Predicted 3D model of a 1437-nucleotide RNA (small-subunit ribosomal RNA) from an uncultured organism. Its mean pLDDT, the model's own confidence on a scale to 100, is 84.
């Protein structure tokens, strides 16, 4: 501290009585005695009744209320006030009732009624009455002329009486009574207190999509009423009150001290506690009182609940407990009046759910505790690991101690002071009262509690949320866009510090987290303390009302303004600070504040107000002056068009290219002549002019402004503007008119997939005039209006001056208008910058995330069209400006590249090869998928390979280290059996290392048994290595500086040049790295060294470089030279280059090769190799065999081969290569086959020997354009040659077989010189197998004007709404549900008006009746509630 929702409804019980010292009457029960009748107590007690006083306080709630309701200050000369308090005075007489009681009567009951008795401090009457009051008439002072104050007169108008105590005086004389006295009351009047009314100033919430309200309304005379002013009420007269400073209306709420927050100003907010107000089921009403219209009173009237014998009656928890109900929520049907207050009472006392305690809840605040000290085998056990360790961790256990809280045991408070008796003193006449001491007894609900000993003992006492950033704090494991997480951003799709667990940490603790709600951060409503060129925002524009402010002097005055003094500004609270509770929290003293508001005393600069002046703003006069400013009236030329003659002939016209359309009825085209309507070429300019929209041929007339010079006038008259008024392009609208062009609609023609556009031919509204609406535009400078200050330069335009001139310029000065560029400054950044977006002032507009949406609804114009005025519902998480860097553009420049152009030669079509897709299949293992997969991984699948599939087998393994136990060498080698083979099951011979203590160890091996082996299983999107590509493309970047708030930018971009960021010159850059380029290969010319196996000119010799010989050539293969834009010439910037041109084998990189910058494509590979997680591991995804599949075949693609002939094809003949293999190799002669080959086997480990014939060429013969003497498929047949084995499934020969194809549709590839084409050679792999591949020579061209296009690239530029970068980004209909708003014929409630009907209590008038009082009857006014009929607003459907 504890119903914030139901001011929803309430069962029980208790919350207001008290007084016998005002009053009369008055039990019972129990006890006691008894004569048993009774009596006496009990007692004058309980309970009632009559009267006082009190119930109006305390206590509850916040429903209405936006109000003099609260809150502060005042007014009351416009008021009351019970008890209390104090002052003066009094209290005398006398009457008639009632109620209780008694009796009877009605009613179920509440309750009523008739009759009879009584008493009073009930009540009534007479006397008295100084003041007070009220009437009457007077006087006399003030006066704001309303009146108010004072004074003496006549007349009226009180009142109770209890209880004690005394005997002075009187009377009975005992003691009592009159009396006296006290004391409680009681009457009158003053005063005070204190509490109440009412009135005022200012203060205090929203909406204008509420703009107007009011008839008792506003005011006056006069009554009435009130405790009192007042229209508070009536009559009568008057027409006036209030509002944009927000009237009324609605919509919300009780106010304040405070209370949260917050540096403050402020903002929310009004629980507790405290002052106000109102309210008490719901409306009205009064009556008693000092005091209400009265929670626990009365009447009336609904609604509800309850009783009932149905006739009638009762009730009001927003009192404290408690119940139901509503909520997400909120405590016991407790104790005692001990304390403090209250109400009665002389008092004791009695009543007090106010109040003080208790219970109940961690609802808050505070403060203890759940141990402390040591304790390293860093235990065990978890979690993790790089397997070493590391962490929980001095943490535990152990060992030393301590005793808060709880537990158990005695003890035990403060809180209590009184008040009542009692004494004694003082006052007094008094022993009264009263004040002081004294004593004396009694009083405690909490509570046997707080607190205080002792016992015993670490023992009973920690949870929670978090750990992705924010924000302290991390690892595993599990999941696998699934569970789930989230407060923003955002985790999670197989390695998740973000989900879930787990260790293990932070954080805070009897609590922690969520969730709501307020401030704050938010300068994000900006008073303190913001904005408005381009982010949201300057009205389209001007006059000008209210307001707002406003220039110089002087007095005065004292509104704001300062200052002093005083008054209040409640208490509590908050601050300080002292003290009690062991501490605190909590509470008590003191004080500070409580920024306000009255009162008054004072300054007087500035604000206001008054006077009274001044001239620098503003106005005025007088002279000049420009000008498409406005408005009417007239005229002028060109030009289209139409029309009439004429000339004149076939096309015009129109596009990208073309129809529609005109034209032989004569078009276009040319010439005259006429009509008519608009619109004004040249001058025309950054030119002028107007507010602003606009404004352009000339003339006239009328009229607005502006500039200049001058001036001896006015004298602040200025500025600004909410409303309001005026204009106010075009398009629209209305009436009339007008209609040359030109033109939405429209209609044809083209264009397109469409083309309801672009393009063309026609064409009506309109464009144009009067007059009148409309009221908006990117109505832009997207930049309100004044006015003043703050570097220049330049251009024009119109004024003045001065110099100078014959003059016109030119030149200096200055006023004022229009641009350019620029400094301080300002700005996010762009950019502005004396026509500012600087610095300042004055005053108005307007903004506050996007989207809904400038829309709906209502309102206001308007003929409409539509304007203005302006929202919420949802939704989103952004939208938005500037500027940066990319990337991109059917953007612009410059460059480049076999990219296109120019050429030669293919694919695409044909047969086959071969790869790939798809399909079959047990299985057709697997990967590549646009250039950048497709004769690719594969430099060669018949088994092997082989990863695939049946099928058989096998499990420490086909293969590595190790352990431990049992055994034994190990191996070699030889036969046999089953079997597809793997494997098994049997058999022969041979055989012992190394160390020793002689037992045994070691190496070796073998079964078992365990650590483990093994995986071409999965993730290239976990990786490393490698590889492809953009791309041999010229770019890619850093330090340091310097330039921007920053992203960056600057070098690196510029002018040349180049293959080239090459080089140069210039530059805020000045250097450098990694690409280029150059060092390297290979080739091309020379030299020089080598001379066998290569070579031969000279000499000899041979059949031959065969031999001698030679070292000259050419060749080997080492080592140098040689080329550098070095020389000339022209160009170019004295340059770098570039162009020619000379010598030179070779020239401007000589020619190829190697060589791939920063990056990019999760690009490709886990199936080369390596690795990280996951997975398989005895019926395996491991191993080993047989056999089969990778080789299928209806198709589609890619890459190649060979054609398709005569530049050919075949026969014969004949020529000339490089490079390269070769011992399980290459093989020669020579001999057999037709020949694939077979035999042979010389020579070669290769400049020797062999493979080996080049081939296309060259001669010569045939062939003659046929599907052919072309083409070679495909098929039979016979062979060969490798192999364990050629059936699936190998090559190759021979004879025979002779397919399709007659130069390939759209498309598309390569190549720029010894290259395309074309020819054969050889090698790797390989037992066997190439048409592929990788290499070498032979033969050997055609062309390129050029860069328009088409693909890639570069380099700077420009736009961007891109950034996963154009394969981007994004609009808009439709479809299905869903959600939220708005209209809607209608309905439904709720709330408020008017009219009118009916009308209850009541007061109040009034009439009657009564004592003529009370009272009762009727009967007017006003009057809740209810009814009828119409409006208005909110809502809901």
């Nucleotide at each position: 501290u504890g119903c914030c929702u139901a001011a929803c409804a309430c069962a029980u019980g208790c919350a207001a009585g008290u007084c016998g010292a005002a009053c009369g009457a008055g039990a019972a029960a129990g006890c006691u005695c008894u004569u048993c009748g009774g009596a006496g107590u009990g007692a004058g007690u309980a309970g009632a009744g009559u009267g006082g006083c009190g119930c109006a306080c305390g206590g509850g709630u916040u429903a209405g209320u936006a109000a003099c309701a609260c809150g502060u200050g005042g007014a009351u000369a416009a008021u009351c006030u019970g008890c209390c308090c104090u002052u003066a005075g009094g209290c005398g007489a006398a009457g008639g009732a009632u109620a209780a009681c008694g009796c009877c009567c009605c009613g179920a009951a509440a309750g009523g009624g008739a009759c009879g008795c009584u008493a009073a401090u009930a009540u009534u009457u007479c006397a008295u009455a100084a003041g007070c009051c009220c009437a009457c008439a007077g006087u006399g002072u003030c006066u704001u002329c309303g009146g108010a104050c004072a004074c003496a007169g006549u007349g009226g108008a009180a009142a109770a009486g209890g209880u004690g105590g005394c005997c002075u005086c009187u009377a009975u004389u005992u003691a009592u009574a009159a009396g006296c006295u006290a004391u409680c009351a009681c009457c009158u009047a003053g005063g005070g207190a204190u509490g109440a009314g009412u009135c005022c100033g200012c203060g205090c919430a929203c909406c204008a999509u509420u703009a107007g309200c009011u008839u008792g309304u506003u005011g006056g005379u006069g009554g009435g009423g009130u405790a009192a002013c007042g229209g508070c009420c009536c009559a009568c007269c008057a027409a006036g009150g209030c509002u944009u400073a927000g009237a009324u209306g609605g919509u919300u709420a009780g106010c304040u001290g405070g209370u949260c927050u917050g540096a403050g100003a402020g903002g929310a907010u009004g629980a507790u506690c405290a002052g106000c107000a109102a309210c008490a089921c719901u409306g009205g009403a009064g009556c008693u009182g000092a005091g209400a219209c009265a929670c626990g009173g009365u009447c009336c009237a609904g609604a509800c609940u309850c009783c009932u014998a149905c006739g009638g009656g009762a009730g009001g928890c927003a009192g404290c407990a408690g119940u139901g109900g509503g909520g997400a929520a909120u405590a016991u049907u407790g104790g005692a009046c001990a304390a403090u207050g209250g109400g009665c009472g002389c008092a004791a006392g009695c009543c007090u759910g106010a109040u003080c305690c208790a219970g109940c809840a961690a609802u808050a605040c505070c403060g203890c505790g759940u141990g402390a000290g040591u304790g390293a085998u860093g235990a065990a056990g978890g979690u993790u690991u790089u397997c070493g360790g590391a962490u929980c961790g001095u943490a535990a256990a152990g060992c030393u101690c301590u005793g808060u809280c709880a537990g158990g045991a005695g003890g035990g408070a403060c809180g209590a002071a009184a008040a009542a008796g009692c004494u004694u003193a003082c006052c007094u006449a008094a022993u009264a009262c009263g004040u002081a001491a004294g004593u004396c007894c009694u009083u405690g609900a909490c509570g046997g509690u707080a607190c205080c000993u002792c016992c015993a003992g670490a023992g009973g006492a920690a949870g929670c949320a978090c750990c992705g950033g924010c924000u302290a704090a991390c690892u595993u494991c599990g999941u696998g866009c699934c569970a789930g997480c989230a407060g923003c951003c955002g985790c999670g799709g197989u390695a998740a510090u973000a989900c879930g667990a787990a260790g293990g940490g932070u954080g805070c603790a009897a609590g922690c987290g969520u969730u709501g709600u307020u401030c704050g951060g938010a300068a994000u409503u900006a008073c303190u303390g913001g904005g408005c060129g381009u982010a949201a925002a300057g009205c389209g524009u001007a006059c000008g009302u209210a307001g707002g402010u406003g220039g110089u002097u002087a007095u005065g005055u004292g509104u704001g303004u300062c200052u002093g003094g005083u008054g209040u500004g409640a208490a509590a609270g908050c601050c300080c600070u002292c003290a009690g509770c062991u501490c605190a929290a909590c509470u008590g003293g003191g004080g500070a504040a409580c920024u306000g508001c009255g009162c008054u005393g004072g300054a007087a600069a500035c604000u206001a107000c008054a006077u009274a002046a001044c001239u620098a703003g503003a106005g005025a006069u007088c002279g000049a002056g420009a000008g498409a400013g406005g408005u009417g009236a007239g005229u002028g030329g060109a030009a289209u068009u139409c029309u009439a003659a004429g000339u004149g002939u076939a096309g015009a016209g129109g596009u990208g290219a073309a129809a529609u359309u005109c034209g032989u009825a004569g078009a276009u085209a040319c010439u005259u002549g006429g009509a008519g309507g608009a619109a004004c070429a040249c001058c025309g300019g950054a030119g002028g002019c107007g507010a602003a929209g606009g404004c352009g041929g000339c003339u006239c007339a009328c009229u607005g402004g502006c500039u200049c010079g001058a001036u001896a006038c006015u004298g602040a008259c200025g500025c600004u503007g909410a409303g309001g008024u005026a204009c106010g392009a075009a398009a629209g609208c209305g009436u009339g008119g007008g209609u040359a062009g030109c033109a939405a609609a429209c209609a044809g023609g083209a264009u397109u997939a469409g083309a309801u556009a672009c393009c063309c031919u026609g064409g009506u509204a309109g464009u144009c005039c009067a007059c009148g609406c409309c009221g908006u535009a990117a109505a832009c400078g997207a930049u309100g209006u004044c006015u003043a200050c703050u570097a220049g330069u330049u251009g024009u335009c119109g004024g003045g001056g001065g110099a100078a001139u014959u003059g016109a310029c030119c030149c200096c000065c200055u006023c004022g208008g229009c641009g350019a560029c620029g400094c301080a400054g300002c700005u996010a950044a762009c950019g502005c910058a004396u026509u500012a977006a600087g610095u300042a002032g004055a005053c108005c507009g307007c903004c506050u995330g996007g989207g809904g949406a400038g829309u709906a609804c209502g309102g206001u114009c308007g003929c409409a069209a539509g304007a203005u005025u302006a929202a919420a519902a949802c939704u989103c998480a952004a939208a938005g400006g500037a500027a940066u860097u990319g990337a991109c553009g059917g953007g612009g420049g410059c460059c480049c590249g076999c990219a296109c152009a120019a050429g030669c030669g293919g694919u695409g079509g044909a047969g086959u090869a071969u790869g790939u897709g798809g399909u079959u299949u047990a299985a057709u293992u697997c990967g590549a998928c646009g250039c950048a997969a497709c004769a690719c991984g594969a430099a060669g699948a018949a088994c092997c390979u082989u990863a695939c599939c049946u099928g058989g087998g096998u499990u420490a393994g086909a293969c590595a280290u190790c352990u431990a136990a049992c055994g034994g060498a190990c191996g070699a080698u030889u036969u046999u059996c089953a079997g597809a083979g793997a494997u098994g099951a049997a058999u022969u011979u041979c055989u012992u290392c190394c160390c020793u203590u002689u037992u045994g160890g070691g190496a070796c091996u073998g079964u078992u048994a365990g650590a483990c082996a093994g995986g071409u299983g999965c993730u290239g999107c976990a990786u490393g290595g490698c590889u492809g590509u953009c791309g041999u493309c010229a770019g890619c970047u850093c330090g340091u500086g310097u330039c921007g708030u920053g992203a960056g930018a600057u070098g690196u971009u510029g002018g040349g040049u180049u293959a080239a960021g090459u080089c140069c010159c210039g530059c805020a850059a000045c250097g450098a790295g990694c690409g280029c380029a150059a060092c390297c290969c290979c080739u091309g010319c020379c030299u020089c060294c080598u001379g066998u196996u290569g070579c031969c000119a000279u000499c000899a010799u041979u059949a031959a470089g065969u031999u001698g010989g030679g070292a000259a050539c050419u060749c080997u293969g080492g080592a140098g030279g040689g080329a550098c834009u070095g020389u000339c010439g022209g160009c170019g910037u004295a340059a770098a280059a570039c162009c020619g041109a000379a010598g030179g084998a070779a020239g401007g990189u000589g020619g190829g090769g190697a060589u791939g910058a920063c990056g990019u494509c999760a690009a490709g590979u886990c199936c080369u190799c390596a690795u990280g997680g996951c997975c398989c591991u005895u019926g395996a995804c491991g191993c080993c065999c047989a056999g089969g599949g990778c080789u299928a075949c209806a198709c589609a693609c890619g890459u190649a081969c060979u054609a398709c002939a005569a530049u050919g094809g075949u026969c014969g003949a004949u020529a000339c290569a490089a490079a390269g293999a070769g011992a399980u190799g290459c093989a020669a002669a020579c001999c057999c086959g037709c020949g694939a080959g077979g035999g042979g086997g010389a020579g070669c480990c290769a400049a020797c020997c062999u493979c080996a014939a080049a081939a296309a060429g060259u001669c010569g013969g045939c062939c003659u354009c046929a599907g052919u003497u072309c083409g070679g498929a495909u098929u039979g047949g016979a062979g060969g040659c490798u192999g364990c084995a050629a059936c699936u499934c190998g090559c190759c020969u021979c004879c025979a077989u002779g397919a399709a194809g007659u130069u390939g549709g759209a498309a598309u590839c390569g190549c720029u010189a010894g290259u395309a084409a074309u020819c054969g050679c050889a090698g790797a792999u390989c037992a066997g197998c190439a048409a592929g591949c990788u290499g070498c020579g032979g033969u050997g061209a055609a062309u390129a004007c050029g860069u328009u296009c088409c693909c890639g690239g570069g380099c700077a530029u420009u736009g961007u709404a891109c950034a996963c970068a154009c394969c981007g980004c994004c609009c808009g209909u439709c479809a299905a549900g869903c959600c939220a708003c708005g209209a809607a014929a209608g309905u439904c409630u709720g709330u408020u008006g008017g009219a009118c009907c009916u009308g209850a209590a009541g007061u109040c008038g009034u009439a009657g009746g009564g004592u003529u009082u009370a009272c009762c009857u009727g009967c007017g006014c006003c009057g809740a509630a209810g009814g009828u009929c119409u409006g208005g607003c909110c809502g809901g459907u």

It matches the Rfam family "Bacterial small subunit ribosomal RNA".